[in-house]
RNA sequence: AAGCGUGCUCCGGGGUCGGUGUAACUCCGAGCCGGCGGUGACAGUCCGCGACCCGUGCCCACCAGCGCCAGCGCCGGUGGCCGGUUGACCCGGUGGAAUCCCGGGACCGACGGUGAAAGCCCGGAUGGGAGGAUGCACGC
Numbered sequence: 001a002a003g004c005g006u007g008c009u010c011c012g013g014g015g016u017c018g019g020u021g022u023a024a025c026u027c028c029g030a031g032c033c034g035g036c037g038g039u040g041a042c043a044g045u046c047c048g049c050g051a052c053c054c055g056u057g058c059c060c061a062c063c064a065g066c067g068c069c070a071g072c073g074c075c076g077g078u079g080g081c082c083g084g085u086u087g088a089c090c091c092g093g094u095g096g097a098a099u100c101c102c103g104g105g106a107c108c109g110a111c112g113g114u115g116a117a118a119g120c121c122c123g124g125a126u127g128g129g130a131g132g133a134u135g136c137a138c139g140c
Base pairs, nucleotide, nucleotide: 003138005136006135007134009132010131016030017029018028019027032119033109034108035049036048037047038046044107045106053084054083055082057081059080060079061078062077063076065074066073067072068071089105090104091103092102093101111123112122113121
């Protein structure tokens, strides 16, 4: 120092103006926002991860019920694991190197709710979680 284990802590931004209407922060016009790691150089759009959702998976753990040969079997649930699903970029310039910078023009955004269709309102969520920082132990 790598690695591995563990404690603690932190960890998402954005609806403004106008129009229509009984009603819209949901529609229309303009506007606004961009998690985490990586990548020859800074990324919402590259390579991955995370959140929502699904599983007919198989294994592990825990919980409840039932059965008996009494520590196994059956059945159900929760969590983990594994798998599936899940959006979007081009042109020019600079450069040794850029879908990352500069210029220009585009594009994308889970689920449920709603007086009317939501990236921006409300909710699951005081949740989950990638990951960051720091301490300790192992390790040479």
The RNA shown here (FMN riboswitch aptamer (RFN element)) has 140 nucleotides and comes from an Actinomycetota bacterium. Its mean pLDDT, the model's own confidence on a scale to 100, is 81.